[in-house]
RNA sequence: GAGUCGGUCGGACGGUCGCGUCGGCACUUCGGUGCCGCCGAGGAAGGUCCGGGCUCCGAAGGGCAGGGUGGUCGGUAACACCGACCCGGGGCGACCCGCGGGAAAGUGCCACAGAGAACAGACCGCCGUACGGCUUCGGCCGCACGGCAAGGGUGAAACGGUGGAGUAAGAGCCCACCAGCGACCGAGGUGACUCGGCCGGCUCGGCAAACCCCACCCGGAGCAAGGUCAGACAGGAAGCGCUCGAGGGCGGCCCGCCCGAGCUUCCGGGUAGACCGCUAGAGGUCGUCGGCAACGGCGAUCCGAGAUAGAUGACCGUCGGCUCGGGGUUCGCUCCGAGUCACAGAACCCGGCCUACAGACCGACUCGU
Numbered sequence: 001g002a003g004u005c006g007g008u009c010g011g012a013c014g015g016u017c018g019c020g021u022c023g024g025c026a027c028u029u030c031g032g033u034g035c036c037g038c039c040g041a042g043g044a045a046g047g048u049c050c051g052g053g054c055u056c057c058g059a060a061g062g063g064c065a066g067g068g069u070g071g072u073c074g075g076u077a078a079c080a081c082c083g084a085c086c087c088g089g090g091g092c093g094a095c096c097c098g099c100g101g102g103a104a105a106g107u108g109c110c111a112c113a114g115a116g117a118a119c120a121g122a123c124c125g126c127c128g129u130a131c132g133g134c135u136u137c138g139g140c141c142g143c144a145c146g147g148c149a150a151g152g153g154u155g156a157a158a159c160g161g162u163g164g165a166g167u168a169a170g171a172g173c174c175c176a177c178c179a180g181c182g183a184c185c186g187a188g189g190u191g192a193c194u195c196g197g198c199c200g201g202c203u204c205g206g207c208a209a210a211c212c213c214c215a216c217c218c219g220g221a222g223c224a225a226g227g228u229c230a231g232a233c234a235g236g237a238a239g240c241g242c243u244c245g246a247g248g249g250c251g252g253c254c255c256g257c258c259c260g261a262g263c264u265u266c267c268g269g270g271u272a273g274a275c276c277g278c279u280a281g282a283g284g285u286c287g288u289c290g291g292c293a294a295c296g297g298c299g300a301u302c303c304g305a306g307a308u309a310g311a312u313g314a315c316c317g318u319c320g321g322c323u324c325g326g327g328g329u330u331c332g333c334u335c336c337g338a339g340u341c342a343c344a345g346a347a348c349c350c351g352g353c354c355u356a357c358a359g360a361c362c363g364a365c366u367c368g369u
Base pairs, nucleotide, nucleotide: 001367002366003365004364005363006362007361008360009359011319012318013317014316015315016314017313019040020039022037023036024035025034026033027032042343046354047353049352050351051350052349053348054222055221056220057219061255062254063253064252066218067217068216069215070214071085072084073083074082075081086100087098088097089096090095101213102212106211107210108207109206110205123152124151125148126147127146128145129144131142132141133140134139160178161177162176163175164174179203180202181200182199184197185196186195187194188193226276227275228274229273235267236266237265238264239263240262247259248258249257283302284301285300286299287298288297289296290295320341321340322339323338324337325336326335327334328333
């Protein structure tokens, strides 16, 4: 100098005014109001994409359907997350990327081009035979039948590669070597897998984010869950049903179980308040021990938002960062002025992922000189 990976912070202090919960005091028409005091957003509070806690629904049983995950081994409450490793690809390297089970169980699809797109295919071409024509007698041309996947051409992809033997011409048809695949044996590893040996001409294209197959997992709904209290109102019409049972629990369907006299539709009327749930939790930090690590055990210590149509803000001053303009300079910097300081914002709570983000800082490593 160029790069790779990981992490931290994300303005500070003071003043004035304002907002919300809570506490105290005073007043009160009991609805609240005033004063004082404490506290009052984030690394993503976001998207609501996964997973869990919690709550209710039958403490949830069997089957079908449906959905999800997908290298291996671990971590975790759990995951589509995280760690380590394996395999494949990229980079000189640090390192990065992979929706990474099965296409040799079956079905299906493969644009355009091309004759043919998967137990393939004669368009050009090569070869043989018969016939006809021509001939400089070497062959050439035409047509018919047949053989051939070596060469050309098309394509993202054309059914292994090189050499030889072989043949009318050819071909794993046969042989040697190479590449791949599969079976078996041995060794290493918990495993994915790797290494070695040997055999088989086996040469088998791609797509599973097409159906499908395999393994494993999943009951549903969500804090407007759910509960307590208070309060309001006005009924009417039609249809179905009362053990020959409507309807409901039952929130994909069926089985099974239970309740069961009301239920459905239309018109009209009414309420939409308070409290609990509610915030200390799979929590953070430090030390130590185990582990490569994710993480776990133990110990110490720290942690004052809970609004409900939704409070957490605005202005001023000083300082700081950045950008621009002007001046000075001993080229280190410094003075003055202006602008600017992001993304965004709790709504039951956690663990992740993803996305947004002005700017500042730190650490480890790689390559070059």
Bacterial RNase P class A from a soil metagenome, 369 nucleotides, folded computationally. The sequence is in RNAcentral, with records from MGnify. Of the family's consensus pairs, 97% are formed in the model. Its mean pLDDT, the model's own confidence on a scale to 100, is 78. Rfam family: Bacterial RNase P class A. Rfam classes the family as a ribozyme.